A computed fold for a 96-nucleotide RNA from a Gammaproteobacteria bacterium, annotated as Glycine riboswitch aptamer. It matches the Rfam family "Glycine riboswitch aptamer". From the family's description: This family represents the bacterial glycine riboswitch. Its mean pLDDT, the model's own confidence on a scale to 100, is 78. Taxonomically the source falls in Gammaproteobacteria (Bacteria, Pseudomonadati, Pseudomonadota).
RNA sequence: GACACCUCCCGGGGAGAGACCCCGCCUCACGGACGGGGCGCCGAAGGCGCAACAUCCUGCCCGGAAACGCUCAGGCCAAAGGACCCGGGAGGCGUG
Numbered sequence: 001g002a003c004a005c006c007u008c009c010c011g012g013g014g015a016g017a018g019a020c021c022c023c024g025c026c027u028c029a030c031g032g033a034c035g036g037g038g039c040g041c042c043g044a045a046g047g048c049g050c051a052a053c054a055u056c057c058u059g060c061c062c063g064g065a066a067a068c069g070c071u072c073a074g075g076c077c078a079a080a081g082g083a084c085c086c087g088g089g090a091g092g093c094g095u096g
Base pairs, nucleotide, nucleotide: 003096005092006091007090008089009088010087011086012085013084018039020038021037022036023035024034040076041075042074046072047070048069049068053063
C1' cells in the first nucleotide's frame, strides 16, 4: 500500500406465480387493508438438504456449494420486498 476481496451505506437495474373462492371487520356503498377458512401456484429475502471432494487401513460419523432440490417462512394487480449485477462512498484486510 493501488487493485482484488470482505462488511456497511446511497443510487440505478431486477424475475416468477390466483386483482381466486367463502365468512368476518371497516364503509352510505364499492374497493383495499386486516382476521378466519378453502383450493391452486411461485422461488431470487431468510431458512433447511446434498455431490464431488476431504478425513480414514476400510467403513461410519463430522466437514462439504449453488441461481440445484425442499417450500418452514415469504410471495402470487400495484406498492413494498427481492438473490444477483452496475456505479459511487465509508471502513476492514494486507499480497492473492